[in-house]
A computed fold for a 129-nucleotide RNA from Desulfuromusa sp., annotated as SAM riboswitch aptamer (S box leader). Of the family's consensus pairs, 97% are formed in the model. The organism belongs to Desulfuromusa, within Bacteria. It was read from a public genome assembly, where an Rfam model found it.
RNA sequence: UCUUUAUCCAGAGUGGUGGAGGGGAAGGCCCUUUGAAGCCACGGCAACCAGCAUUUUUUUUCAUUAAGAAGGAAACUGUCGGUGCCAAUUCCUGCCCUGUGAACAAACUGUUUCGGGGACAGAUGGGGA
Numbered sequence: 001u002c003u004u005u006a007u008c009c010a011g012a013g014u015g016g017u018g019g020a021g022g023g024g025a026a027g028g029c030c031c032u033u034u035g036a037a038g039c040c041a042c043g044g045c046a047a048c049c050a051g052c053a054u055u056u057u058u059u060u061u062c063a064u065u066a067a068g069a070a071g072g073a074a075a076c077u078g079u080c081g082g083u084g085c086c087a088a089u090u091c092c093u094g095c096c097c098u099g100u101g102a103a104c105a106a107a108c109u110g111u112u113u114c115g116g117g118g119a120c121a122g123a124u125g126g127g128g129a
Stems, first nucleotide, its partner, number of pairs: 001129008013042005021031003026093003043086003048082002051079003055075008090121001095118005101113005
């Protein structure tokens, strides 16, 4: 870099440094000198991946009068490690479908707006090349 898969309306910030941008791009709308990005320290959230432990369930083999022994799998919880994240739903929208939703204009319906579903794009984790 490409590809595949899961998730994306929950949650969680302080200090130092720095000194003007940031929220991926466009449009919108926001954040920001009451200090942006970046970097550092500490803290926190979460639970994707790996390990370990407790408990529960299930299963295989062995054994047995009975009790049992050894292993596999799943789930909960805890802990440690690899990441990730800590303004706003991925901040919102764009493309497609859709609503005996709304307003306005008007007679083929149209415009605006409010919702629902899907796609695209993106982010993060896991697998693969």